[in-house]
RNA sequence: GGAGUUGGCCAGACAGUCGCUGUCGGCGCUUCACCGCGCCGAUAGAGGAAAGUCCGGGCUCCACAGGGUAGGGUGACGGCUAACGACCGUCCGCCGCGAGGCGAGGAACAGGGCCACAGAGAAUGAACCGCCGAUGGCCGCAAGGCACAGGCAAGGGUGCAAAGGUGCGGUAAGAGCGCACCGCGUUCACGGUAACGCGAACGGCAUGGCAACCUCCACCCGGAGCAACACCAAAUAGGCAAGCGACGACGUGACCCACCGAGCUUGCGGGUAGGUGGCUAGAGCGCGCGGGCAACCGCGCGUCGAGAGGAAUGACUGUCACGGGAGCAUAAGCUUCCGACAGAACCCGGCUUAUCGGCCGACUCCCAUU
Numbered sequence: 001g002g003a004g005u006u007g008g009c010c011a012g013a014c015a016g017u018c019g020c021u022g023u024c025g026g027c028g029c030u031u032c033a034c035c036g037c038g039c040c041g042a043u044a045g046a047g048g049a050a051a052g053u054c055c056g057g058g059c060u061c062c063a064c065a066g067g068g069u070a071g072g073g074u075g076a077c078g079g080c081u082a083a084c085g086a087c088c089g090u091c092c093g094c095c096g097c098g099a100g101g102c103g104a105g106g107a108a109c110a111g112g113g114c115c116a117c118a119g120a121g122a123a124u125g126a127a128c129c130g131c132c133g134a135u136g137g138c139c140g141c142a143a144g145g146c147a148c149a150g151g152c153a154a155g156g157g158u159g160c161a162a163a164g165g166u167g168c169g170g171u172a173a174g175a176g177c178g179c180a181c182c183g184c185g186u187u188c189a190c191g192g193u194a195a196c197g198c199g200a201a202c203g204g205c206a207u208g209g210c211a212a213c214c215u216c217c218a219c220c221c222g223g224a225g226c227a228a229c230a231c232c233a234a235a236u237a238g239g240c241a242a243g244c245g246a247c248g249a250c251g252u253g254a255c256c257c258a259c260c261g262a263g264c265u266u267g268c269g270g271g272u273a274g275g276u277g278g279c280u281a282g283a284g285c286g287c288g289c290g291g292g293c294a295a296c297c298g299c300g301c302g303u304c305g306a307g308a309g310g311a312a313u314g315a316c317u318g319u320c321a322c323g324g325g326a327g328c329a330u331a332a333g334c335u336u337c338c339g340a341c342a343g344a345a346c347c348c349g350g351c352u353u354a355u356c357g358g359c360c361g362a363c364u365c366c367c368a369u370u
Stems, first nucleotide, its partner, number of pairs: 001366010012320007020045010047341001051352002054350005059225004071221005076090004091105001092103004106216002111214002113210003128156002130152003135149002137146003164182006183205001184203005190197002229277004239268006251259003284303008322339007
C1' cells in the first nucleotide's frame, strides 16, 4: 500500500420565528379552592430499530389439592439470568490459506415408516458388465481346451449414499482370509467440573441413511391479555324496597273549588355513555472501583430522560459541517440540487427484518521497503 474478518459507537450541529402535548409557576373568571376554563412565562418532549409480534419475563384478572393423559416446546457440555429457543465460554462437525463463519448438535439392535431419478442391487447381505473355473463335469494319449456345475466381488458402471479405507501377503480368482496403519467398538489409564481429548490393550469388525417422519428418552409449559384490571358515575329504560293513592293521589287552571282519571314520591342496586387510576422511579441510566476469559455480578457516587388517548413530538428561515449528483474552472475552488430506514401507546430482556453516511478499537492474509 492492497484485500478482508470482527466488536463497539453516532444517526447532522447552532441560532431564530410560529405552532402542538405534558409538568411547574403567576394572573383572570367562576362560589373559597388546580374543580374547570382562558391568558402569560419557564421547562421537558421518539428509536437503534419505537417496526414484525417470533421467544421469554414482570404486572392484572380468571382457573387451580396432588398426580397423570392429551397438546406444545426445547435438546453437545458448563455457565449466566427474573426467565428464555437469548447471551457467554468450551467441545465436536463442516467451510475458509487465515483472522473467522455456520450448525434444532440426544437415541437408528424398542417399534413402525420412507430412501425420488439412475442403477443389477437402497437393505430378511446385491451381481449388469466382469474375474476365476483350483475342485467336480465333458472333450483330449498328453500339453491343454470348453465355460457346464460352481466360486468371487478385485475392477468398471449408477447414485447424495453401495455393505469399513489404503497397502502388503495370500489365492484358481477373490475375500478381515492374515498382517501393518487409519477408521469403528469395548475396556483400562491419564488430562478436563463436563461435553470431550489423548494413549494403550483387546475385538477382525456384514447389518447404510433419514428422527426439521411417526416414535422413544430427558427437561420445560394453566388460560387470557392494559381494549388486562380497579374506582367514580349521567340521561333513558328495566329491577328491588318503603310510603301515598278510586275515601281521587299526581297533573292543569295561583289558592278554595273545578276538571282529569292511575299511578305518584323517596331510597337502594346493577350497568351504559363519560371521567379517573393503572402510566412510567425501573430486573432504570451514567461514571468509578472490585470479582469473572466472558456473558454477567457486587459496591460506591451521581442522575430523572416523553406519557398522549383519534392520539403531541411539527413547519419555516439563516450560518456551518458531512456525503453524493450536475455545471463552471488549468487548479485551488465556486454555483446549484438531493439527504437512510422509520414514528412511542403498560413495561422490560432477546431475536429477526429495514437502514444514507460516518467514527473508533482489535485481528488476519498478500505485496514492497528497512